Small-subunit ribosomal RNA, central domain from an uncultured bacterium, 376 nucleotides, folded computationally. Its Rfam family is "Bacterial small subunit ribosomal RNA". The RNAcentral record of the full RNA draws on Greengenes.
[in-house]
Context: one part of a larger RNA
RNA sequence: CUGGGUGUAAAGGGAGCGCAGACGGCAUGGCAAGCCAGAUGUGAAAGGUGGGGGCUCAACCCCCAAGCUGCAUUUGGAACUGUCAAGCUAGAGUAUCGGAGAGGUAAGUGGAAUUCCUAGUGUAGCGGUGAAAUGCGUAGAUAUUAGGAGGAACACCAGUGGCGAAGGCGGCUUACUGGACGAUAACUGACGUUGAGGCUCGAAAGCGUGGGGAGCAAACAGGAUUAGAUACCCUGGUAGUCCACGCCGUAAACGAUGAAUACUGGUCCACGCCGUGAACGAUGAGUACUAGGUGUUGGGAGGCACAAGCCUUUCGUUGCCGCAGCUAACGCAAUAAGUAUUCCACCUGGGGAGUACGUUCGCAAGAAUGAAACUC
Numbered sequence: 001c002u003g004g005g006u007g008u009a010a011a012g013g014g015a016g017c018g019c020a021g022a023c024g025g026c027a028u029g030g031c032a033a034g035c036c037a038g039a040u041g042u043g044a045a046a047g048g049u050g051g052g053g054g055c056u057c058a059a060c061c062c063c064c065a066a067g068c069u070g071c072a073u074u075u076g077g078a079a080c081u082g083u084c085a086a087g088c089u090a091g092a093g094u095a096u097c098g099g100a101g102a103g104g105u106a107a108g109u110g111g112a113a114u115u116c117c118u119a120g121u122g123u124a125g126c127g128g129u130g131a132a133a134u135g136c137g138u139a140g141a142u143a144u145u146a147g148g149a150g151g152a153a154c155a156c157c158a159g160u161g162g163c164g165a166a167g168g169c170g171g172c173u174u175a176c177u178g179g180a181c182g183a184u185a186a187c188u189g190a191c192g193u194u195g196a197g198g199c200u201c202g203a204a205a206g207c208g209u210g211g212g213g214a215g216c217a218a219a220c221a222g223g224a225u226u227a228g229a230u231a232c233c234c235u236g237g238u239a240g241u242c243c244a245c246g247c248c249g250u251a252a253a254c255g256a257u258g259a260a261u262a263c264u265g266g267u268c269c270a271c272g273c274c275g276u277g278a279a280c281g282a283u284g285a286g287u288a289c290u291a292g293g294u295g296u297u298g299g300g301a302g303g304c305a306c307a308a309g310c311c312u313u314u315c316g317u318u319g320c321c322g323c324a325g326c327u328a329a330c331g332c333a334a335u336a337a338g339u340a341u342u343c344c345a346c347c348u349g350g351g352g353a354g355u356a357c358g359u360u361c362g363c364a365a366g367a368a369u370g371a372a373a374c375u376c
Stems, first nucleotide, its partner, number of pairs: 003348004007330002012344001014201004021194003025088002028085004033081002035077008049065006091191001092188003095184004103177007110154001115149007125136002162169002206247006215241002220236004258343006266289002270287002292321004297316008325332002349376003358369004
């Protein structure tokens, strides 16, 4: 390489949009590039293959034949791929109506709590721990009452509930705005799927500039513990956490499961019949049996009911259990890890190593790409 694989053994890109490319619905007509068939030319000789012959045999040599699976020209074919033309509506999209939602951005606003400040009451402790101490307090703390300031987060509702491509999103109100879903079947008429590069988004930490700073809290200081204690525990406490703008581009970025579409294709040979042919889907036709159950959430339809609601059914979401099938097993099981198809990404023994070198990006931290020697 061909293969075989990627939930947990190595392996799904963090996520989306999308150029090129690859692949692509139903039916009609044309063309004939791919494709198929015939003919002609060519495909040197030697070698190899088959048959025969010559050296005593063999190696070796000679003769004949087949073959040289290719290329070119030409004549036809038109199922499939392609292409052109004109169509269709089952894919995809638009439209109308409807309800659901922590989807996004911006502005405004609310109450509880912590801390601090001021004032009142009040007096000797408070705090903290396994026990203590550091710490705070007679300059009046802790506690309690009233008023004020400021920042951050939104108890209950709250739910394997909802929304979002992922990261993620939770007080309330308003403005702007994205997407999904259901119903209708009016419109377009294959406009689709995937997607190397590319572009965009991307938790936390970190970085730059300017604000902000209540609580928490790396670093740091002190008190304990201990043989030691650069920790766990305690008292403090700075970056940071928050906001605006700009970078960074990584995570167990996890469902450790790429995206899209379709299907559930099985079992028994039990029964009788037909056929026996590379008449091919290399798979005959029929009967029989078989797998679903139960929650959740958003819509629709029908039935019952005075109503609350109940029942049946359908589309979308989100869970659990389970058959066939798959799997090394665990398990997965209509939200597949089942059966198939299309496209992309990735893996190929452990260590060395996600290192070195080079390159690109970055203010830096570093990120991306990514070896080898050697060794087992």